[in-house]
RNA sequence: GGCUAGAUAACAUAAUGGUAAUGUAUAGGACUGCAAAUCCUAGAAUGGCGGUUCAAUUCCGCCUCUAGCCU
Numbered sequence: 001g002g003c004u005a006g007a008u009a010a011c012a013u014a015a016u017g018g019u020a021a022u023g024u025a026u027a028g029g030a031c032u033g034c035a036a037a038u039c040c041u042a043g044a045a046u047g048g049c050g051g052u053u054c055a056a057u058u059c060c061g062c063c064u065c066u067a068g069c070c071u
Base pairs, nucleotide, nucleotide: 001070002069003068004067005066006065007064010024011023012022013021018054026042027041028040029039030038047063048062049061050060051059
């Protein structure tokens, strides 16, 4: 330098263009003699800038970063 894949919550992962889900973690509560476990509730996210569309995590372009391959 070229090609391919990826970037979603504190962390690990889902989501075939139509209200962004689950587990762990965090906070509050229930339960318990106190805890653990269990149950309920809450907060918390789409790398950046544009485009297409009634509507974009999803499709397109550029940039940034990460991983791999080739030279």
Notes
This is a predicted structure of a 71-nucleotide RNA (transfer RNA) from Chlorokybus atmophyticus. RNAcentral holds the sequence, with entries from ENA. Its Rfam family is "tRNA". The family's RNA type in Rfam is transfer RNA.